[in-house]
Context: one part of a larger RNA
Molecule: small-subunit ribosomal RNA, central domain
Organism: uncultured bacterium
RNA sequence: UUGGGCGUAAAGAGCUCGUAGGCGGCUGCUCAAGUCGAAUGUGAAAACUCGAGGCUCAACCUCGAGCCUGCAUUCGAUACUGGGCGGCUAGAGUCUGGUAGGGGGAUCUGGAAUUCCUGGUGUAGCGGUGGAAUGCGCAGAUAUCAGGAGGAACACCGGUGGCGAAGGCGGGAUCCUGGGCCAGUACUGACGCUGAGGAGCGAAAGCGUGGGGAGCAAACAGGAUUAGAUACCCUGGUAGUCCACGCCGUAAACGAUGGGCGCUAGGUGUGGGAGGCCAUCGACUCCUUCCGUGCCGCAGCUAACGCAUUAAGCGCCCCGCUUGGGGAGUACGGCCGCAAGGCUAAAACUC
Numbered sequence: 001u002u003g004g005g006c007g008u009a010a011a012g013a014g015c016u017c018g019u020a021g022g023c024g025g026c027u028g029c030u031c032a033a034g035u036c037g038a039a040u041g042u043g044a045a046a047a048c049u050c051g052a053g054g055c056u057c058a059a060c061c062u063c064g065a066g067c068c069u070g071c072a073u074u075c076g077a078u079a080c081u082g083g084g085c086g087g088c089u090a091g092a093g094u095c096u097g098g099u100a101g102g103g104g105g106a107u108c109u110g111g112a113a114u115u116c117c118u119g120g121u122g123u124a125g126c127g128g129u130g131g132a133a134u135g136c137g138c139a140g141a142u143a144u145c146a147g148g149a150g151g152a153a154c155a156c157c158g159g160u161g162g163c164g165a166a167g168g169c170g171g172g173a174u175c176c177u178g179g180g181c182c183a184g185u186a187c188u189g190a191c192g193c194u195g196a197g198g199a200g201c202g203a204a205a206g207c208g209u210g211g212g213g214a215g216c217a218a219a220c221a222g223g224a225u226u227a228g229a230u231a232c233c234c235u236g237g238u239a240g241u242c243c244a245c246g247c248c249g250u251a252a253a254c255g256a257u258g259g260g261c262g263c264u265a266g267g268u269g270u271g272g273g274a275g276g277c278c279a280u281c282g283a284c285u286c287c288u289u290c291c292g293u294g295c296c297g298c299a300g301c302u303a304a305c306g307c308a309u310u311a312a313g314c315g316c317c318c319c320g321c322u323u324g325g326g327g328a329g330u331a332c333g334g335c336c337g338c339a340a341g342g343c344u345a346a347a348a349c350u351c
Stems, first nucleotide, its partner, number of pairs: 004322003007305002012319001014201004021194003025088007033081002035077008048066007091191001092188003095184005103177007110154001115149007125136002162169002206247006215241002220236004258318006266296011300307002324351003333344004
């Protein structure tokens, strides 16, 4: 490489957009490149296969046929693929009317709580633990009341619930803004799917500059524990956590399950919409249907566990990835980064 694979055995890129490429709906005409057929030419000889013959046989040799699966030209076929020209509406998109939402950005704002400060009341403890101690406190702490400052996070609602491509998103208000879903079926008329490279987004930690700093808290210090205790527990505590701008680009970035389309029993919750039945109105209930999100479960699949219309079932298209363990996601080189490091990625050797 072929083949086999990728939920958990090695293996789905963190996610999206998108270039090249690959693949692509129904229908008419046309061309005849792919495709198919025929003819002609060519496809050296030897070799090979079959037949016949020559060395007494055989090996070997000679002759004939086949073969040379190919190429070119000409003629023909037109189902499929493809090129060209039309038509269509079931894919895709637009439009109109609704609708849910912690989707994103900016500004403003609220209350509870912690801490600190000031003042009042008040007195000997507080705190902490398995038990203690370090620590705080008669220079008046803890507790309690009033006032003030400041930062961060938003109890209840809250949900197996919602939104987002993923990361992720939760007090309230306003402004700006992306996407979805449903109904209508007016419009465009295949405009589609995927996507090597590429670009953008991307938790936490970390980095740069400037701010901010209540609580928490790597490092660090002390107290304990212990044989020791560079830990677990306790008292403190700095980066950091927060904001702005700029980097970093990783993760158990997980559903450990790439994206798209179609097909294949059901049952039961729940979120959003539409239609209908009942109801004097009406929230509900119930029925139908579309979209999402859970659980259970048949066929089928699976090594098993399990998956099962949200597939890991049955198919097609495109991309990524895997090929024994260690060495190693390392070295070297290259690219990126301020750095930390990231991406790409071996070999010797060894089992």